RNA sequence: UGAGCGGGCCGAAUGACCGCGGUGAAAAUACGAGGAAAGUCCGAGCUCCGCAGGACAGGAUGCCGGAUAACAUCCGGUGGAGGCGACUCCAAGGAGAGUGCAACAGAGAUAUACCGCCUGCCUUUGCAGGUAAGGGUGGAAAGGCGAGGUAAGAGCUCACCGGCUGCUUGGCGACUUGCAGGCCCUGUAAACCCCAUCCGGAGCAAGAUUGAUAGCGAAGCAUUAACGGUUGUCCGCCGGCUUCCAGGUAAUCGCUUAAGCCCGUUCGGUAACGGCGGGAAUAGAUAGAUGGUCAUUCACGACAGAACUCGGCUUACAGGCCCGUCUCAAUUU
RNA sequence: GCGGGUAUAGCUCAGCUGGUUAGAGCGCCAGAUUGUGGCUCUGGAGGCCGUGGGUUCGAAUCUCACUACUCGCCCCA
Numbered sequence: 001u002g003a004g005c006g007g008g009c010c011g012a013a014u015g016a017c018c019g020c021g022g023u024g025a026a027a028a029u030a031c032g033a034g035g036a037a038a039g040u041c042c043g044a045g046c047u048c049c050g051c052a053g054g055a056c057a058g059g060a061u062g063c064c065g066g067a068u069a070a071c072a073u074c075c076g077g078u079g080g081a082g083g084c085g086a087c088u089c090c091a092a093g094g095a096g097a098g099u100g101c102a103a104c105a106g107a108g109a110u111a112u113a114c115c116g117c118c119u120g121c122c123u124u125u126g127c128a129g130g131u132a133a134g135g136g137u138g139g140a141a142a143g144g145c146g147a148g149g150u151a152a153g154a155g156c157u158c159a160c161c162g163g164c165u166g167c168u169u170g171g172c173g174a175c176u177u178g179c180a181g182g183c184c185c186u187g188u189a190a191a192c193c194c195c196a197u198c199c200g201g202a203g204c205a206a207g208a209u210u211g212a213u214a215g216c217g218a219a220g221c222a223u224u225a226a227c228g229g230u231u232g233u234c235c236g237c238c239g240g241c242u243u244c245c246a247g248g249u250a251a252u253c254g255c256u257u258a259a260g261c262c263c264g265u266u267c268g269g270u271a272a273c274g275g276c277g278g279g280a281a282u283a284g285a286u287a288g289a290u291g292g293u294c295a296u297u298c299a300c301g302a303c304a305g306a307a308c309u310c311g312g313c314u315u316a317c318a319g320g321c322c323c324g325u326c327u328c329a330a331u332u333u
Numbered sequence: 334g335c336g337g338g339u340a341u342a343g344c345u346c347a348g349c350u351g352g353u354u355a356g357a358g359c360g361c362c363a364g365a366u367u368g369u370g371g372c373u374c375u376g377g378a379g380g381c382c383g384u385g386g387g388u389u390c391g392a393a394u395c396u397c398a399c400u401a402c403u404c405g406c407c408c409c410a
Base pairs, nucleotide, nucleotide: 001329002328003327004326005324006323007322008321009320010319012297013296014295015294016293017292018291020032021031034303038314039313041312042311043310044309045308046203047202048201049200053235054234055233056232058199059198060197061196062195063077064076065075066074067073078092079090080089081088082087093194094193098192099191100188101187102186114135115134116131117130118129119128120127121126143161144160146158147157148156162184163183164181165180166179167178170175207253208252209251210250215245217244218243219242220241221240227239228238229237247409248408261279262278263277264276265275267274268273298301334406335405336404337403338402339401340400343359344358345357346356352390361377362376363375364374365373383399384398385397386396387395
């Protein structure tokens, strides 16, 4: 100098006028969308249900250890994959419990002799046996490769490499170090399944309160049933149920202070995080506010608009800035 | 706002316990029949299975993320 890697941040600014939301008797000051408010994919708080009973289904997670209110999140490690590297990615338990599937091709798909090789018989063709070294098919063909051995061959024997099992070294553990044993086992569980852990359901249109209006209305079903409630099936528990017509439908609470955020720390911890101390706090609408015009400036403005709240994940995003004893290459000293 | 479902030919739908080349009806095109048209008969074309990743030897099917469409849901009596 160039190309990268990892982490963090900003998301036009200022002023004037008009308008809107909440607060308030009124006026005035001050306040009024985001990093994702989004997707609604996880986990919770909160609320209600008959306090969630039994059995079977069903669902979720899945290397190890830790963090957390909890999680499918985060942190640290193990193993594997990619990259020269900084570094990144991985739904990563079990195929020595069982079942299923493996189309086409191929002789044969979990068991096999088509060609070839070898032996014997007959000898023109052939028949019987041995053989997985070689050929061919396939994603996959009984570990790979070399040597010995053999009628030809074969872990049949041996060296090296890979895997598995046992013992062993280190580690809380996943795993790992070394040694031994020819033990050599197809793949698929994002197929059923097995193992371990966990799961009651519904969701702020949850629900609570105060009101307003109010039918001996009509039809149908039913009384051991069906339907509904607490997702599926059965048992148990509760309410008789469904449809149509007619009627009422206004307001308050839930509603914003949240296990939350920011800063510091010669505190503990590798870290996530925790402890301690300090600080800022102010959208809360309910047909739904957060906008418009003008002026100046710049890098000329992307994705996008709260609806109970919080912790995460995922997805979208014009342009710009900062950090690093970070990496690689070239050049110079 | 909350909770479900669907996406396959121009239209309406099958196929979704993974397997060779994805089917059916209507429609479209060509031919036959007819004086002509319809009906009828014969043949044919038309699909990246909504988009993009992953698992698998192999994906319309399993799975993840997006996109579009669609359905249901207030309270009193």
Molecule: RNase P RNA; transfer RNA
Organism: Candidatus Neochristensenella sp.